[in-house]
Description: Lysine riboswitch aptamer from a Bacillota bacterium, 179 nucleotides, folded computationally. The model forms 96% of the base pairs in the Rfam consensus. NCBI's taxonomy places the organism under Bacteria, Bacillati, Bacillota. It matches the Rfam family "Lysine riboswitch aptamer". The literature on the family includes a 2003 paper in Cell by Mandal et al., "Riboswitches Control Fundamental Biochemical Pathways in Bacillus subtilis and Other Bacteria". Its mean pLDDT, the model's own confidence on a scale to 100, is 80. The sequence was found by an Rfam model in a public genome assembly.
RNA sequence: AGUGAAGGUAGAGGUGCGAAAUUCAAUAGUAAAGGUUCUGAGAAGAUUGAGCUUCCAUGAAGAACUUUGAAAGGGGAUGUUCGCCGAAGUAAGGGAAGACUCUUUACUCCCUAUGCUGGUCCAGUGUUAAAUAAAUUCUGGAUUGUCAAGACAUUUUGUCUUGGAGAGCUAUCUCACAU
Numbered sequence: 001a002g003u004g005a006a007g008g009u010a011g012a013g014g015u016g017c018g019a020a021a022u023u024c025a026a027u028a029g030u031a032a033a034g035g036u037u038c039u040g041a042g043a044a045g046a047u048u049g050a051g052c053u054u055c056c057a058u059g060a061a062g063a064a065c066u067u068u069g070a071a072a073g074g075g076g077a078u079g080u081u082c083g084c085c086g087a088a089g090u091a092a093g094g095g096a097a098g099a100c101u102c103u104u105u106a107c108u109c110c111c112u113a114u115g116c117u118g119g120u121c122c123a124g125u126g127u128u129a130a131a132u133a134a135a136u137u138c139u140g141g142a143u144u145g146u147c148a149a150g151a152c153a154u155u156u157u158g159u160c161u162u163g164g165a166g167a168g169c170u171a172u173c174u175c176a177c178a179u
Base pairs, nucleotide, nucleotide: 002177003176004175005174007173008172009171010170011169014085016084017083018082019081020080021078022077023076024075032068033067034066035065036064037063038062042055043054044053045052046105049102050101051100088117089116090115091114093112094111095110097108098107118144119143120142121141122140123139124138126136127135128134146164147163148162149161150160151159152158153157
């Protein structure tokens, strides 16, 4: 026993990541609609306030009984299909749109630069959710891949300890500089 460029290309980690389709459970005998009875003036348009519109004594909202009776989001499965290895997730910020108009608050979808997280699993906590499901923030632990340092050895590699982060790692190419 090269240096630099978040340079180009191709790859690896594995219960690997994400999406779609089909199907199943649950949501739920719930929401909603119809009927009977009681009651008797409000009710609806996500939420606060205001406006506007619509329904209502031919009975609003509410309650009891009864008949019919869902769906979305989320989840499991498939040896299904597609895109991939910052795959993807998450936070708050900005932009645009949605539900009658403005406003307050939050929600949903998309775009965007930035911060954090290598991957998987387990436990606790908070959030979301119908949920003891699942997802996700934070904390802790285990495990795994990769690189670095050190030690040992059966030494082109293996084992162990410690640590780092994907703007990483491996291979290869280009450009510039250096030898």